[in-house]
RNA sequence: GAGUUUGAUCCUGGCUCAGGACGAACGCUGGCGGCGUGCUUAACACAUGCAAGUCAAGGGAAGGUUCUGCUUCGGUGGAACUGACACUGGCGCACGGGUGAGUAACGCGUAUGCAAUCUACCUUCACUCCGGGGAUAACACUUCCAACGAGGUGCUAAUACCCGAUGAUGCAGCGGCACCGCAUGGUGACAGUUGUUAAAGCUUCGGCGAGCGAAGAUGAGCAUGCGUCCCAUUAGGUAGUUGGUGAGGUCACGGCUCACCAAGCCAACGAUGGGUAGCUGGUCUGAGAGGAUGAUCAGCCACACUGGGACUGAGACACGGCCCAGACUCCUACGGGAGGCAGCAGUGAGGAAUAUUGCGCAAUGGACGAAAGUCUGACGCAGCAACGCCGCGUGUGGGAUGAAGGCCUUCGAGGUCGUAAACCACUGUAGCAGGGAAAAAAUAUCCCGUUCGACGGGAUUGAUGGUACCCUGAAAGUAAGCCUCGGCUAACUACGUGCCAGCAGCCGCGGUAAUACGUAGGAGGCAAGCGUUGUCCGGAUUUACUGGGUGUAAAGGGUCCGCAGGCGGAUGUGGAAGUCGGUGGUGAAAUCCUUCAGCUUAACUGAAGAACUGCCUCCGAUACUCCAUAUCUUGAAUUCAGGAGAGGGUAACGGAAUUCCAGGUGUAGCGGUGAAAUGCUUAGAUAUCUGGAAGAACACCGGUUGCGAAGGCUGUUACCUGGCCUGUAAUUGACGCUCAGGGACGAAAGCGUGGGGAUCAAACAGGAUUAGAUACCCUGGUAGUCCACGCCGUAAACGAUGGAUACUCGGUGUCGGCCCACAAGGGUCGGUGCCCAAGCUAACGCAGUAAGUAUCCCACCUGGGAAGUACGAUCGCAAGGUUGAAACUCAAAGGAAUUGACGGGGGCCCGCACAAGCAGUGGAGCAUGUGGUUUAAUUCGAUGCAACGCGAAGAACCUUACCUGGGCUCGAAAGACUGGAUUAUCCUCCGGUGAAAGUCGGAGGCGCUUCGGCAAUCCAGACAGGUGCUGCAUGGCUGUCGUCAGCUCGUGCCGUGAGGUGUUGGGUUAAGUCCCGCAACGAGCGCAACCCUUGUCCUUAGUUGCCAUCAGGUAAAGCUGGGAACUCUAAGGAGACUGCCUACGCAAGUAGUGAGGAAGGUGGGGAUGACGUCAAGUCCUCAUGGCCCUUACGCCCAGGGCUACACACGUGCUACAAUGGUGACUACAAAGGGCAGCAAUGCCGCGAGGUGGAGCAAAUCCCAAAAAAGUCAUCUCAGUCCGGAUCGAAGUCUGCAACUCGACUUCGUGAAGCUGGAAUUGCUAGUAAUCGCAGAUCAGCAUGCUGCGGUGAAUACGUUCCCGGGCCUUGUACACACCGCCCGUCAAGCCAUGGAAGCUGGGGGCGCCCGACGUCAGUGAGCCAACCUUCGGGAGGCAGCUGCCUAAGGCGAAAUCAGUGACUGGGGCUAAGUCGUAACAAGGUAACCGUA
Repeated sequence: GAGUUUGAUCCUGGCUCAGGACGAACGCUGGCGGCGUGCUUAACACAUGCAAGUCAAGGGAAGGUUCUGCUUCGGUGGAACUGACACUGGCGCACGGGUGAGUAACGCGUAUGCAAUCUACCUUCACUCCGGGGAUAACACUUCCAACGAGGUGCUAAUACCCGAUGAUGCAGCGGCACCGCAUGGUGACAGUUGUUAAAGCUUCGGCGAGCGAAGAUGAGCAUGCGUCCCAUUAGGUAGUUGGUGAGGUCACGGCUCACCAAGCCAACGAUGGGUAGCUGGUCUGAGAGGAUGAUCAGCCACACUGGGACUGAGACACGGCCCAGACUCCUACGGGAGGCAGCAGUGAGGAAUAUUGCGCAAUGGACGAAAGUCUGACGCAGCAACGCCGCGUGUGGGAUGAAGGCCUUCGAGGUCGUAAACCACUGUAGCAGGGAAAAAAUAUCCCGUUCGACGGGAUUGAUGGUACCCUGAAAGUAAGCCUCGGCUAACUACGUGCCAGCAGCCGCGGUAAUACGUAGGAGGCAAGCGUUGUCCGGAUUUACUGGGUGUAAAGGGUCCGCAGGCGGAUGUGGAAGUCGGUGGUGAAAUCCUUCAGCUUAACUGAAGAACUGCCUCCGAUACUCCAUAUCUUGAAUUCAGGAGAGGGUAACGGAAUUCCAGGUGUAGCGGUGAAAUGCUUAGAUAUCUGGAAGAACACCGGUUGCGAAGGCUGUUACCUGGCCUGUAAUUGACGCUCAGGGACGAAAGCGUGGGGAUCAAACAGGAUUAGAUACCCUGGUAGUCCACGCCGUAAACGAUGGAUACUCGGUGUCGGCCCACAAGGGUCGGUGCCCAAGCUAACGCAGUAAGUAUCCCACCUGGGAAGUACGAUCGCAAGGUUGAAACUCAAAGGAAUUGACGGGGGCCCGCACAAGCAGUGGAGCAUGUGGUUUAAUUCGAUGCAACGCGAAGAACCUUACCUGGGCUCGAAAGACUGGAUUAUCCUCCGGUGAAAGUCGGAGGCGCUUCGGCAAUCCAGACAGGUGCUGCAUGGCUGUCGUCAGCUCGUGCCGUGAGGUGUUGGGUUAAGUCCCGCAACGAGCGCAACCCUUGUCCUUAGUUGCCAUCAGGUAAAGCUGGGAACUCUAAGGAGACUGCCUACGCAAGUAGUGAGGAAGGUGGGGAUGACGUCAAGUCCUCAUGGCCCUUACGCCCAGGGCUACACACGUGCUACAAUGGUGACUACAAAGGGCAGCAAUGCCGCGAGGUGGAGCAAAUCCCAAAAAAGUCAUCUCAGUCCGGAUCGAAGUCUGCAACUCGACUUCGUGAAGCUGGAAUUGCUAGUAAUCGCAGAUCAGCAUGCUGCGGUGAAUACGUUCCCGGGCCUUGUACACACCGCCCGUCAAGCCAUGGAAGCUGGGGGCGCCCGACGUCAGUGAGCCAACCUUCGGGAGGCAGCUGCCUAAGGCGAAAUCAGUGACUGGGGCUAAGUCGUAACAAGGUAACCGUA
């Protein structure tokens, strides 16, 4: 820096990614070289070999060689040289090499100190090396033993051992002198005195060596300051402990050890305990500060199978030494022995994982040696491993027929791989063949010379290695992979798959069009590597010193007092700890950085510089802090005078109310609720009056008034008492602020003891409510509520805001003082409220009572859940409180604000929404649609409103998509192509079979031609076809909210932003309609208007329509002439705009039996449907992506089905009758249709209809009769002269065909039904209701649908309520938007965890027992070469024994940490389980906190 919480936003906050690094591992791949690196795990066990020896110039000696003497030829003596394995002796073995178990420590780092110390080898200086002695190994002989080994006898040497001498400048004692220092003290080459301590020789004569002493160098030891991880759920620890005196011990100080004395010492600046860990230079990361780390290299420490111990030595308590104990392994003759790879290789084991049983001492270094030299798994090299870093290569240039092939494709002269390949030319690193060390090699050693010098000359020595390197030759030949491609993050397409398989770092992909899975093509990145995993730092300012926060996001302790601690007013003086400047020392080397240099370059290496930010020393400065001291008054406090107050405590008193008791009056109810009931009451309630009792609380005043630290405090009076404010001077002189731990106070509930008990009231009981109701409501009612004393110690203990001080615009209230003032008012100090500027804040908001600007101190926070839980500790009588985790789990949880949606929130408004009415539906029968059922099939779709007389404006066949059966396969229809073949085909006619479709057969005829073929047909292949799937892939069309009044934009302004403003407000309207106002000004889509129709008039026109006037004429009739007036027809105009009047109003506008007018406030009706919502409907109208079928899911045919029928629902028709039925008669429409048609008059039939056919492609003819209405008659309230279902019979018509399954007619039959429960629908005027007419579809079929006219009402007070909608506002945990969200138990699975009778194991402490080796002490009767001896012995020593200490071991009681544990507790997680509905809206009882 990015991704991720949201519909979107800002913030908080976590999670994740991009970077770098690694002793790495794993997967795929792998050409070369250089330089490095390589058991991080089992400090697990180890076979085998090697890793420490050396010295002949200390010594003896076996042996060997040469010479020589003797010889019995077997041997043997002497001399010289040499001398293996050994032995004695010296030096070394304490270095080098390994490992990191232990260790939280003076272990390490750094800086000091030792006046408290040692130091072999080395260097320098000084001196000395005298005289004696006794042994012993080897060896020889011999004994025992399996082995290891042990013993006896005898001999011998030393630079081995012993004795003596000598000696100071040593050491020790004594007391002086001088100088110095840091307290003890130190030094003296100052003097004196007493005691004491030494040696080793060899030699080639050069030297080597030995001893005392003094210095140096090196190495070591000890001490101290500072620094050095986590846990306080480890708070007290300590008896040699702390100190002293004395002694012992040590190289040396010291409780290091011991005796005695004292009682100290350490610890909140973290003792003690527990866990973890070698420390450092450095390494990685980071801008830095930091964080992490401690491989390789280097310094220190510790360890060497585990534990203990000492010996030797200059040095060890000793990796390749010793002793003991233990475990393990091996050998054994069973008696006993041997061993220690955390040296180099190597083996096994463990593990994700780490190499050769290599070469050489040539170099460097080490041990020994005089040296030659020997030894050296240190080291130098090589081997293995892409483990890391660095370098090189796998070719270079040209080359377009843009080849083939792959992939994609819009299918094309397409795109891409791609100059890539082929092809041409060229080059030669590595590899191959040949050649090949000059460098690592030097005074290192030897020899010679020498001027004696680190001089000159010469000679010798190479593991690496025939390696580096160089030259020549041939040859493009032998050498590229890995990861990724949704965003972060560079890079996209196709196919496969279909919430499967899988991917995934986070967000997340996958449910049939996946750039996210798998494969392919292409692309991107890196490259002999590339990815993954793990770990660390970074990003993370996400522990914040640099550099964060705490009103609401996590976070202010409930409040105050206050010790330690931190911080602290003014002015001097002194000091100089902090601070600042300089000096000196140190800060090892390597590393890092800079420069230069060497390997062809780089890595790597060398040189120089810088740096090492630190510590110490010394000198200086004195502003600030600090320390000391002197002073000051402004902070703080005290005194005096006033003042307000529900501040606290105790006691007394008061009235109202409530309940109870007694009495009176009085009578039937009271009480209670949404409505009731339980309850009380005729045994007299409630009500009312009088009197009494009890307890608790204090109306009015009363107030965003007061007081108190907070909790909290309210009747009145008295007493005791705390704090505060103001005024005025004076006093003290910084006495202050804050405060971990600590202490005190601390609502309610609760607990204990004793009182009290009126009201109210957990629990409980009853009554209701309810699906249930362990609740809400009601009637009762016990703890409690009250008092005293004692506990508890928590609250949403809140201003969700710690305390103190200072500073920073204004306005307006109020409380308490004081001052000015006649008053109004003003000023000032202290409180308490509101508004607001700057500023702050994520926003909301805060704003002199800060959440502003600063300082000081305290408390607290670091993702959500698990959890304020568990364990532990502590407090409590208990309930519980305080302190307070982890495993596991999620990618969020959260704050503020925004826009919506929603609310059993509010306000305003509208609608046949309610109300007021009229007529219905729901009941009956039938029609029709749907569900269900049935069926071979009952094709499919539509399903709340917005499916259900819907698609369907018309299923007997057809339709038809369904079923059964029979058939066809380039197909029923279309266009077009390739290859092959032929006379098929085609036309006409006939026959068989069949239900038809079809199939089989016969006869006749047969196109054009440039003869290539074309046309046609057949076969094969591409294809047709599909009412098959997906309306959740789509277009188009449609429904719905809704003809509701809304939905937006540009610019500007406001806001960090989402967004707001405009569009809100006040009016008004049917309307976001208009007006006014306004940080808005304008505009668009909607509204309205424009369009059609209807209502009035005018103009024009006048047939098929009309007929007033004139004429003719009929039975009648615009029938005829004629007319153009009227009606009408159909084209164009006019008209209506709140224009006028009155009232109200700013206006818009509203109102009026207003005027005028045919019509009056959008005149009526229609068409017209904003942004959008419902993944609404339709793939079966059509179109269309994808998928599926292809002798079938296609096509044809016959029959059946869509018409079924216990049932349920919707929509209708007809009725139930008298406002009616029936019969007869008489009127009045509009709008339509008509040639495969409408059909008149006539005739036949009771009728449906038949016959016949004038007229009419229509203002002409026909359908056509309008019906209700009217007049007359009849019926007289009944299942009827109502009603017509159903059924029987006979017919008519349409049609190939009315059986399933048409309509109609006539006659007969005459069902239910007497106005319809809950519920529910339509309608506000030419409307409802009622009456008929026509049309589309259609051969036929209408109670449906679409139109048409006739007759023609009732009612609307009004907006409380139901439903739907609009605007504003409010709340919200909703945004898939309340059909939302969401809580808890129970049931199931998985996971981690607490408790638990116990069981097992570990580390540590305590007490006791036992006690190896060993040091020390004592003893030492046994034993003993050196010296002494009087020869007896002595001195001295040894064995043995004893004691203290003590490892391992044993016993015991506790504590502690792990593991495990029947059972048990809660917790977390898991698409669709159960029960309820707690929370979010007033969430339907406001929610929440504490408590029971």
Small-subunit ribosomal RNA from an uncultured bacterium, 1492 nucleotides, folded computationally. Its Rfam family is "Bacterial small subunit ribosomal RNA". Gene Ontology terms of the family: ribosome and structural constituent of ribosome. The sequence is in RNAcentral, with records from ENA, Greengenes and SILVA.